[in-house]
The prediction has a mean pLDDT of 88.
Predicted 3D model of a 327-nucleotide part of an RNA (large-subunit ribosomal RNA, domain IV) from Hydroptila sp. AD-2013.
The organism belongs to Hydroptila, within Eukaryota.
Its Rfam family is "Bacterial large subunit ribosomal RNA". Its family is annotated with ribosome and structural constituent of ribosome in the Gene Ontology.

Context: one part of a larger RNA
RNA sequence: UGAUGUUGAAGGAACUCGGCAAAUUGACCUUGUAACUUCGGGAUAAGAGGUACCUGCCUCGGGCAACCGGGAGUAGGUGACACAAAAGAGAGGGUAGCGACUGUUUAACUAAAACACAGGACUCUGCAAAGAAGAAAUUCGACGUAUAGGGUCUGACGCCUGCCCGGUGCUGGAAGGUUAAAAGGAGGUGUGCAAGCACUGAAUUGAAGCCCCAGUAAACGGCGGCCGUAACUAUAACGGUCCUAAGGUAGCGAAAUUCCUUGUCGGGUAAGUUCCGACCUGCACGAAUGGCGUAACGACUUCCCUGCUGUCUCCAACAUCAACUCA
Numbered sequence: 001u002g003a004u005g006u007u008g009a010a011g012g013a014a015c016u017c018g019g020c021a022a023a024u025u026g027a028c029c030u031u032g033u034a035a036c037u038u039c040g041g042g043a044u045a046a047g048a049g050g051u052a053c054c055u056g057c058c059u060c061g062g063g064c065a066a067c068c069g070g071g072a073g074u075a076g077g078u079g080a081c082a083c084a085a086a087a088g089a090g091a092g093g094g095u096a097g098c099g100a101c102u103g104u105u106u107a108a109c110u111a112a113a114a115c116a117c118a119g120g121a122c123u124c125u126g127c128a129a130a131g132a133a134g135a136a137a138u139u140c141g142a143c144g145u146a147u148a149g150g151g152u153c154u155g156a157c158g159c160c161u162g163c164c165c166g167g168u169g170c171u172g173g174a175a176g177g178u179u180a181a182a183a184g185g186a187g188g189u190g191u192g193c194a195a196g197c198a199c200u201g202a203a204u205u206g207a208a209g210c211c212c213c214a215g216u217a218a219a220c221g222g223c224g225g226c227c228g229u230a231a232c233u234a235u236a237a238c239g240g241u242c243c244u245a246a247g248g249u250a251g252c253g254a255a256a257u258u259c260c261u262u263g264u265c266g267g268g269u270a271a272g273u274u275c276c277g278a279c280c281u282g283c284a285c286g287a288a289u290g291g292c293g294u295a296a297c298g299a300c301u302u303c304c305c306u307g308c309u310g311u312c313u314c315c316a317a318c319a320u321c322a323a324c325u326c327a
Stems, first nucleotide, its partner, number of pairs: 001322008010313002014311001019308001027051005036041001038156001052078006058071005079083001091306004096301002098298002103115002119154007131140003157293004162223003167220002169216005176211003182205002187200005224242005251285001252282001263279005
């Protein structure tokens, strides 16, 4: 000096990105327990008190009895700084975000708000199913049969899920247009005396697809400008105009989304770029790429409070092991 421990005056988070680490709490009995809530919970909520030993009494179980064992019974007393006497054994509360939950994951830097999930929806599939593996035979699906199986999205529950089918996709459409091979064969060319042989070839017929016509957004996706207007001012319920397939509804909103921004106001602090509640001027929220809430849950994230402490003010001592010096 380092490591691992123990202890510490006064203060008690002033440390720090952050209470990281440590400390506090801890058992059993009695009592007591809020908001909220899906009425199950929350809850060991929080908080308060007790616990040793001796004597008497009461009481329970066993035993014929002597007696043995128990009481989360009771009255009185005794001794300690300390009676769950050592060890082992929840710190607690409030607010907000995200994800409903238990679960799963980057074996060896990320455990999460990511994945999964029950539930919801769309879509395909009538059985030799769709779909998948394989070159095929064949196999799985399934010794199942639409309350089944495959795919995609969403993600408990509650309240809901608006408008747009112009583009892309998908589905449907006995018409029409285009159109391959093929069919067809008018006509033409070469050659030959000719028959013929060999070429070439216009109309016409001709599938899917595409064009076309519809439907479809819990399919991929999208969801506007400008100008004016009310008897203070400001603002604009209102009007005009341009464009569009349609111009963002409910709800939420400086948000895990807000650039300007430490927005403004309120709360908390003596002092708060974080936090909570509002406002709405949403650079660039928004409805199953789900929207907004939500009890319970979380080794998740944020802020605050009580307790507690060597995290710190500010370091010190001790124990053990190493390093180091000497032998």